[in-house]
RNA sequence: GGCCAGAUGAUCGCCCGUCUUCGCACCCGAAGGGUGCGGAGGCGAGAGGAAAGUCCGAACUCCGCAGGGCAGUGCGCCGGGUAACUCCCGGUCAGGGUGACCUGAAGGACAGUGGCACAGAAAACAUACCGCCCGCCUUCGUUCGGCGAAGGCGGGUAAGGGUGAAAAGGUGCGGUAAGAGCGCACCGCGUUCGUGGCAACACGGAUGGCAGGCAAAACCCCGCACGGAGCAAGGCCAAAUAGGGAGGCGCUCGAGGACGGCCCGUCCGAAGCCUCCGGGUAGGCCGCUGGAUCCCGUCAGCGAUGACGGGGCUAGAGGAAUGAUUGUCGCCUCGCCGAAGCCCGCAAGGGCCGAGGCGAGGAACAGAAUUCGGCUUACGGCC
Numbered sequence: 001g002g003c004c005a006g007a008u009g010a011u012c013g014c015c016c017g018u019c020u021u022c023g024c025a026c027c028c029g030a031a032g033g034g035u036g037c038g039g040a041g042g043c044g045a046g047a048g049g050a051a052a053g054u055c056c057g058a059a060c061u062c063c064g065c066a067g068g069g070c071a072g073u074g075c076g077c078c079g080g081g082u083a084a085c086u087c088c089c090g091g092u093c094a095g096g097g098u099g100a101c102c103u104g105a106a107g108g109a110c111a112g113u114g115g116c117a118c119a120g121a122a123a124a125c126a127u128a129c130c131g132c133c134c135g136c137c138u139u140c141g142u143u144c145g146g147c148g149a150a151g152g153c154g155g156g157u158a159a160g161g162g163u164g165a166a167a168a169g170g171u172g173c174g175g176u177a178a179g180a181g182c183g184c185a186c187c188g189c190g191u192u193c194g195u196g197g198c199a200a201c202a203c204g205g206a207u208g209g210c211a212g213g214c215a216a217a218a219c220c221c222c223g224c225a226c227g228g229a230g231c232a233a234g235g236c237c238a239a240a241u242a243g244g245g246a247g248g249c250g251c252u253c254g255a256g257g258a259c260g261g262c263c264c265g266u267c268c269g270a271a272g273c274c275u276c277c278g279g280g281u282a283g284g285c286c287g288c289u290g291g292a293u294c295c296c297g298u299c300a301g302c303g304a305u306g307a308c309g310g311g312g313c314u315a316g317a318g319g320a321a322u323g324a325u326u327g328u329c330g331c332c333u334c335g336c337c338g339a340a341g342c343c344c345g346c347a348a349g350g351g352c353c354g355a356g357g358c359g360a361g362g363a364a365c366a367g368a369a370u371u372c373g374g375c376u377u378a379c380g381g382c383c
């Protein structure tokens, strides 16, 4: 990373669909047919790779339309796929690994603000603790020209040492009083040009001694995207009660409303709207499974995926169906027996391996509830 998540029968039971039949009720009606409810029988089919999490994205439904902006949220290298996505594929760069490969919250630190504890001289407008060099002074030693040592003052220095996750680009050579890109070579960095590539970027040439780090998974800046709510969405039928009581605003000079917040705009809007108290109902049906669907083949493509052709219908419960018992086969573990074959041995015999047989046991994570594409998490076996 991929695949599987046992298979197959029997008896009884449950839900759905379909067919036959019986009974009751209703409707049309010439015959007959239809609908609903209940019973009997036949046939078909009935949980997952994650059904979990509710983390993303949509289909669908509703809000009269869903305009502009602020705030907010999300994404963030390049190219492609997709209905769409923060997903998937390919690539570039960075980091890790001996390697196959793995990981990436991968734009910007010169727009600004904030942070880097402790240690350390100093943590970004940086700085001198220990040192190194030069000059002067004092003391001591001395071979008495000088030189050496200790201390003090002044100046130079950031190469060496120390602290730290990180300290004035790295390595080497030269140079210097001692040092330093001070100079040079290579690397790095900036600028620029060429080649290759759709691009991210890679390679190469020229040129410049060139400078201060990390971090935005801190606030922020930049670019792109985003109307909201959700099947408890929403729709139909039936029934019941008390349209009762109180308050506020208002009646075209505009109350209130248009379902994330605010502003603007637009629209609706009149015995109307908002708030509170109190009362009734919580029943039935639809949505509810034919789909951005599944399987096979061919073609295009590195691939994700797409196109074409053929074939299929595989849950629809409603406090929640898909279950119980049992047989056979298969898988795994343990024990016993053990053929062929191979090895040692003169032989007896021993050892290795093990087709097959018998017996016992085991089988993980875990149950649909509008549907689908992903991600994440849980977990047994095989490759």
Stems, first nucleotide, its partner, number of pairs: 001383004006329007014046001016044013048365001052376002055374005060230004067264004072226005077091005092106001093104004107221002112219002115214002129161002131157012169187006188210001189208008234286004244277006256268003293312008331362007341352004